[in-house]
Context: one part of a larger RNA
RNA sequence: GAUUGAACGCUGGCGGCAUGCUUAACACAUGCAAGUCGAACGGCAGCACAGCUCUAGCUUGCUAGAGGUGCUGACGAGUGGCGGACGGGUGAGUAAUACUUAGGAAUCUGCCCAUUAGUGGGGGACAACAUUCGGAAACGGAUGCUAAUACCGCAUACGCCCUACGGGGGAAAGCGGAGGAUCUUUCGGCCUGGCACUUUAAGAUGAGCCUGCGUCUGAUUAGCUAGUUGGUAGGGUAAAGGCCUACCAAGGCGACGAUCGGUAGCUGGUCUGAGAGGAUGAUCAGCCACACUGGGACUGAGACACGGCCCAGACUCCUACGGGAGGCAGCAGUGGGGAAUAUUGGACAAUGGGGGCAACCCUGAUCCAGCAAUGCCGCGUGUGGGAAGAAGGCCGGAGGGUUGUAAAGCACUUUCAGUGGGGAGGAAAAGUUAGUCGUUAAUACCCGUUAAUUUUGACGUUACCUUUAGAAGAAGCACCGGCUAACUCCGUGCCAGCAGCCGCGGUAAUACGGAGGGUGCAAGCGUUAAUC
Numbered sequence: 001g002a003u004u005g006a007a008c009g010c011u012g013g014c015g016g017c018a019u020g021c022u023u024a025a026c027a028c029a030u031g032c033a034a035g036u037c038g039a040a041c042g043g044c045a046g047c048a049c050a051g052c053u054c055u056a057g058c059u060u061g062c063u064a065g066a067g068g069u070g071c072u073g074a075c076g077a078g079u080g081g082c083g084g085a086c087g088g089g090u091g092a093g094u095a096a097u098a099c100u101u102a103g104g105a106a107u108c109u110g111c112c113c114a115u116u117a118g119u120g121g122g123g124g125a126c127a128a129c130a131u132u133c134g135g136a137a138a139c140g141g142a143u144g145c146u147a148a149u150a151c152c153g154c155a156u157a158c159g160c161c162c163u164a165c166g167g168g169g170g171a172a173a174g175c176g177g178a179g180g181a182u183c184u185u186u187c188g189g190c191c192u193g194g195c196a197c198u199u200u201a202a203g204a205u206g207a208g209c210c211u212g213c214g215u216c217u218g219a220u221u222a223g224c225u226a227g228u229u230g231g232u233a234g235g236g237u238a239a240a241g242g243c244c245u246a247c248c249a250a251g252g253c254g255a256c257g258a259u260c261g262g263u264a265g266c267u268g269g270u271c272u273g274a275g276a277g278g279a280u281g282a283u284c285a286g287c288c289a290c291a292c293u294g295g296g297a298c299u300g301a302g303a304c305a306c307g308g309c310c311c312a313g314a315c316u317c318c319u320a321c322g323g324g325a326g327g328c329a330g331c332a333g334u335g336g337g338g339a340a341u342a343u344u345g346g347a348c349a350a351u352g353g354g355g356g357c358a359a360c361c362c363u364g365a366u367c368c369a370g371c372a373a374u375g376c377c378g379c380g381u382g383u384g385g386g387a388a389g390a391a392g393g394c395c396g397g398a399g400g401g402u403u404g405u406a407a408a409g410c411a412c413u414u415u416c417a418g419u420g421g422g423g424a425g426g427a428a429a430a431g432u433u434a435g436u437c438g439u440u441a442a443u444a445c446c447c448g449u450u451a452a453u454u455u456u457g458a459c460g461u462u463a464c465c466u467u468u469a470g471a472a473g474a475a476g477c478a479c480c481g482g483c484u485a486a487c488u489c490c491g492u493g494c495c496a497g498c499a500g501c502c503g504c505g506g507u508a509a510u511a512c513g514g515a516g517g518g519u520g521c522a523a524g525c526g527u528u529a530a531u532c
Base pairs, nucleotide, nucleotide: 001532002531003530004529006528007527008526009525010524013379014378015377016376017375018374019372020371021337026335027334028333030332031331032330035082036081037080040079041078043075047073048072051069052068053067054065055064056063057062058061089290090289091288098215099214101212102211103210104209107207108206112203117198118197120154122152123151129144130143131142132141133140134139160168161167162166174195175194177192179190182189183188216262217261218260223253224252225251228250229249230248231247232246233245234244235243265287266286267285268284269280270279271278272277292313293312294311295310296309315326316325317324318323343369345368346367347366351365352363353362354361355360382412383411384410392403393402394401395400416473418468420466421465422464426459429456430455431453432452433451434450435449436448438446476521477520478519479518480517481502482501483500487516488515489514490513491512497504498503
């Protein structure tokens, strides 16, 4: 000199863009953060009114009321599907099961794209529910009924396996829309297009595995290793492999630092520097690891799973003492620790994600707002003119000098903030209607496309423009002995004090304290800490 996720002291007008627990991976009250689908299913707890029924009134097809009915819109709880493996947080562990980079072969991959062949025919349950029992509760037991895209067989089978002209083991599920040429028990069959389901081969994406080089420090750590190193056989896995087991051999690593100890998430990057380097790894992005501590598996395409399950432990809470419940390193917020770090806010309008045919629902992701000079950037705190060089202050050799064109007085301007009014863009998305292409027996439905039209904004009193009033509302901080820009007076008297280094102070202190004056930066200025 540059820099910071900074803190502290004094001071503080506005805006834009960023950033904001670096410490206790300490403990957490409360609310929210993952649901959705009725176009898979049985249903009807609550709501609505539409349909049907009943009653009353009469304007005899309307009104009002009550009860019933799942017929309807919807829908609590339940069965079922998909998603809760993404998104979000943190950096404890990890010095190599990690990261970076370059390769590899023995693998899997839901949804998606495109492909082959299908979707035939049956069965038995279990929830919900009803009855009942136990329990303080959490919840649980018994009996009975029932549906499905839940579950299980049969048929068929390209690919799969085997001892291979043969044999073995294997799938599936329907749903809603529309049509009236045709059949009909008037429910529908049938046809049609859409979604869904099973199977096959390929792709894309994602994931798992292996190898080489590289990645902090200590030798006051020198030897380490028995599943250890390799082989054979088997098991196991989606998959190679001592990954595991049996047997056999005795290997394997190491001063090019094994092993052990300490420290640490890694990288793109960031800071500094002319560079080489050094330091660092906040925000943003990629990878990894973790989810109260330790262990385990289940489900699933994917987890050994933050807001899932089981066991053990510590802690907290409830309890009728028999037993139960919980996990903010999600967003806010609380206590604690600390020099120190924000709101128990708004909205799904946009971008994206999950579910759904869709409408839509959910989304503390996200977009916004709030707080903080924490940082960077921009703007303002007025402009011109003004000598009786006013008053006051300070100094003085008592003539004056300086503060100082500074002020006052005069003439203007109105950025920003304030008042009133107007007002984009973020909405080229999505819905409806009409035309048209495809599909089709079809003008229906569906899909694509074109046009018209309507609606949807948290921010938001938006940005921006304009009106209006008045210089009106807006300057401090550090320093002045040398380094280092800037000097005098008073007080003090080796005292009180200053200090980054040299050093000042013991009666004329430009170095202490105050004042006047000056210098430097400026909504900041200094100090401390830290890096180059």
Small-subunit ribosomal RNA, 5' domain from an uncultured prokaryote, 532 nucleotides, folded computationally. The coordinates come from a structure-prediction model, not an experiment, and the mean pLDDT is 81.